[in-house]
Molecule: SAM riboswitch aptamer (S box leader)
Organism: Thermaceae bacterium
RNA sequence: UCCUCAUCACGAGCGGCCGAGGGAACUGGCCCGACGACGCCGCGGCAACCGGCGAAAACCGCAAGGUGCCAAAGCCAGCCCCCAGGUGGGGAACGAUGAGGA
Numbered sequence: 001u002c003c004u005c006a007u008c009a010c011g012a013g014c015g016g017c018c019g020a021g022g023g024a025a026c027u028g029g030c031c032c033g034a035c036g037a038c039g040c041c042g043c044g045g046c047a048a049c050c051g052g053c054g055a056a057a058a059c060c061g062c063a064a065g066g067u068g069c070c071a072a073a074g075c076c077a078g079c080c081c082c083c084a085g086g087u088g089g090g091g092a093a094c095g096a097u098g099a100g101g102a
Stems, first nucleotide, its partner, number of pairs: 001102008013043005021032003026078004044070003049066002052062003074094001079091004083086001
């Protein structure tokens, strides 16, 4: 980098440093941001995919070792479909994370 599978409406913030954009990418919207966002570091926390433990295959439970995550549904829409036509519902694509594989 590519492929497969699962999940993506829940949940979880303080301090320090930095200093202008940020919310993946494009477009449109909306939002966050000098009352310091984004990012980095420290500490704290959430969750439970893998791994561990339990008769433990499945389901389930316990703890939390490897990841991950801690504004807003993956912030929303874009393409397709459906209806009772609403800022409605479902799906796809793209993306993220985990596990496995090439």